[in-house]
Context: one part of a larger RNA
Molecule: large-subunit ribosomal RNA, domain II
Organism: Parcubacteria group bacterium
RNA sequence: GCCAACGAGUUAGUUUUAUACGGCUUGCAUAAAUUACUCUGUAAGAUAUGCAUAGUGAAAGCGAGGCUUAACCGCCGAUUUUGUCGUAUGGACUAGACCCGAAUCCAGGCGAGCUACGCAUGGGCAGGGCGAACCCCGAGUAACAUCGGGGGGAGGCCCGCACCCACUGAUCGUUCGACAUCAGGGGAUGACCUGUGCGUAGGGGAGAAAUUCCAAUCGAGCUUGGCUAUAGCUGGUUCUCUCCGAAAUAGCUUUGGGGCUAGCGUUCGUUAAAUGAGCGCGGGAGGUAGAGCUACUGGAUGAGUGUUCGCGGUUCGCCGUAGAACACUCAACCAAACUCCGAAUUCUUGCGUUUCUUAUUCGAGCAGUCAGAAAUCCGGCUCUAAGGUCGGAUCUCAAAAGGGAAAAAGCCCAGACCAUAAUCUAAGGUCCCUAAAUUCAUAUUAAGUGGCAAAGGAAGUAGAGUUUCUUAAACACCUAGUAGGUUGGCUUAGAAGCAGCCAUCCUUUAAAGAGUGCGUAAUAGCUCACUAGCUUAGAGACUCUGCGCCGAAGAUGUAACGGGGCUAAAUAUGAUACCGAAGAUAUGGACCUGUCGCUCUCGAGCGACGGGUGGUAGGAGAGCGUUCUCUGUGAGCCGAAGCCAAAGGCGUGAGCCAUGGUGGAUCGCAGAGAAGUGAGAAUGUUGGC
Numbered sequence: 001g002c003c004a005a006c007g008a009g010u011u012a013g014u015u016u017u018a019u020a021c022g023g024c025u026u027g028c029a030u031a032a033a034u035u036a037c038u039c040u041g042u043a044a045g046a047u048a049u050g051c052a053u054a055g056u057g058a059a060a061g062c063g064a065g066g067c068u069u070a071a072c073c074g075c076c077g078a079u080u081u082u083g084u085c086g087u088a089u090g091g092a093c094u095a096g097a098c099c100c101g102a103a104u105c106c107a108g109g110c111g112a113g114c115u116a117c118g119c120a121u122g123g124g125c126a127g128g129g130c131g132a133a134c135c136c137c138g139a140g141u142a143a144c145a146u147c148g149g150g151g152g153g154a155g156g157c158c159c160g161c162a163c164c165c166a167c168u169g170a171u172c173g174u175u176c177g178a179c180a181u182c183a184g185g186g187g188a189u190g191a192c193c194u195g196u197g198c199g200u201a202g203g204g205g206a207g208a209a210a211u212u213c214c215a216a217u218c219g220a221g222c223u224u225g226g227c228u229a230u231a232g233c234u235g236g237u238u239c240u241c242u243c244c245g246a247a248a249u250a251g252c253u254u255u256g257g258g259g260c261u262a263g264c265g266u267u268c269g270u271u272a273a274a275u276g277a278g279c280g281c282g283g284g285a286g287g288u289a290g291a292g293c294u295a296c297u298g299g300a301u302g303a304g305u306g307u308u309c310g311c312g313g314u315u316c317g318c319c320g321u322a323g324a325a326c327a328c329u330c331a332a333c334c335a336a337a338c339u340c341c342g343a344a345u346u347c348u349u350g351c352g353u354u355u356c357u358u359a360u361u362c363g364a365g366c367a368g369u370c371a372g373a374a375a376u377c378c379g380g381c382u383c384u385a386a387g388g389u390c391g392g393a394u395c396u397c398a399a400a401a402g403g404g405a406a407a408a409a410g411c412c413c414a415g416a417c418c419a420u421a422a423u424c425u426a427a428g429g430u431c432c433c434u435a436a437a438u439u440c441a442u443a444u445u446a447a448g449u450g451g452c453a454a455a456g457g458a459a460g461u462a463g464a465g466u467u468u469c470u471u472a473a474a475c476a477c478c479u480a481g482u483a484g485g486u487u488g489g490c491u492u493a494g495a496a497g498c499a500g501c502c503a504u505c506c507u508u509u510a511a512a513g514a515g516u517g518c519g520u521a522a523u524a525g526c527u528c529a530c531u532a533g534c535u536u537a538g539a540g541a542c543u544c545u546g547c548g549c550c551g552a553a554g555a556u557g558u559a560a561c562g563g564g565g566c567u568a569a570a571u572a573u574g575a576u577a578c579c580g581a582a583g584a585u586a587u588g589g590a591c592c593u594g595u596c597g598c599u600c601u602c603g604a605g606c607g608a609c610g611g612g613u614g615g616u617a618g619g620a621g622a623g624c625g626u627u628c629u630c631u632g633u634g635a636g637c638c639g640a641a642g643c644c645a646a647a648g649g650c651g652u653g654a655g656c657c658a659u660g661g662u663g664g665a666u667c668g669c670a671g672a673g674a675a676g677u678g679a680g681a682a683u684g685u686u687g688g689c
Stems, first nucleotide, its partner, number of pairs: 001689006011095003015092010027051003034044004055062002065076003098236002101233001105226006116200009125190001127159003130155001134151006163187003167184005202218001204214003211220001239623006249262005263369002265366005275359001276356002278353008290341001291339002297335003301331009310321004372397002375394007402413003417589004422585003428579003431564003437576001439575006450566001456550002460547010478533004483507003488502003513528001517526002590613010624678001626675010642662004648657003
């Protein structure tokens, strides 16, 4: 991992509530005791007691009333209605209470054969080295001291086996091994190592002290019990079909991943009224968007006037002036916490209206939900960041399959009862992959733009417009001229059109700037503006718009159309066809349901005309199957149950029936009843492979 078996809402109650059915209702019911019998049960009986029959008050009490109060108001009742017992089912409560799951806490025992320390009694330590005290001999000294030699054999001394330890590295790390192996390392006469016996026990012991050890267990051993501890937590919770179908919000909460009440669901009863939803008409609420501000509160800019101040001048009369404050005038503005104004949508309410299978109201039983998500619009926070976060509205997902968006919870279309090799469409598409136009018309694009991106840049190209020049000849090319005062003045070493400053005139002319650029040290030189000639029909400037261009760099491989590929098979505006879904239609079938009709065994059935049948949590209904019991009725050695098989039939389904084989003795069906009643999941349990 697979297979098989087992494996989770049960049982009880002097509790309680609701619903269904039944008994009695002249209220209902008995319990124990007792008696009888066909005696582990049934029947009789007992009327204690319980509920109901009257409420109210804290109570005494009063009583269809009671309480409160001085009294009223007020509060709870009565004024006419079932009650009780039983059975079943749905809930609640108390119990382990759907099942499995802690780490804990406490009590009683068992442990020192591991290990820690201690006590008692034994054992062990190859070999080698160093050579303390002390002694002897000699030398030496006045005597000591001191020196030499010999002996001696001390030591938590040295080297190093056994023995003990465990510092380093490697190997191992589903291992040889739940701590080992290999190569080195440390101690090795000592605070040494070790055998045996004994002692200390868990709120404790022991500890050269590490939260270290106390049997692979230690911040409190193990074991049994309390114990099915508790678990607002995680996981799991077993057959079918049908009807309806949520929530992820508010308030409170030592509350925030839990609860309670409300909201939203379901079932039963009730209500059937223009009650509800929608729509129409009318009344009302409001201060948002917008707008405005000399209409307030504030902000903020320009021009001007006045007063005062500042500064300068002054003949003290006043004049001028970069500035400051205040007031006024004009002009243009800004505001979530400004408003003289002010929508749309919205909310509320009255009346009307059969558009809606009454969808509504009230009561009762049972829930689930309290982590929501994206999208669009209006806002707050943030960076007008986020697949961010918070509020409001709508929508889808959640709980929704199908078609489209290449692929896809939340986008677009559309809501799947079943069947069909039928038809029409939606979104989206129609060259091939790939169903359907290589369809039509008019334009645009040349960039593979289409098929990512900004500020900014550009004689890309198409269209619309304004304006200037132009047969009195424009624009461009070509030919020629482009002068004089004058080298203007200043400055400067120089400054002559052309470093810079100032001024920018006059004359001759067809025309020519006190000079557009290049150039020189400064001149010179080239050129332009301007003019004439030549030539001949358009030429220039600007604005707006469509589509393009550049701006444009990333990591495995084209890789920014799904691909091929496309110059339309791109873009814009139109047109006509077609394809395209579980949508709609058609045909057949199933179920639920409203109304009407008929039949009826009163349960229901049939028919006609309508409506409906996606679904998580969840509510409601109807069934299938397993084991056992009772009653009735059957099958079986001429072959029961069980097992195998794909094949036939029935049922929407759970399933049922038939048939063949195997098997070898029990087993069905109908109507009731009772449950150890259905497995694929629980790191489920046990067994097998």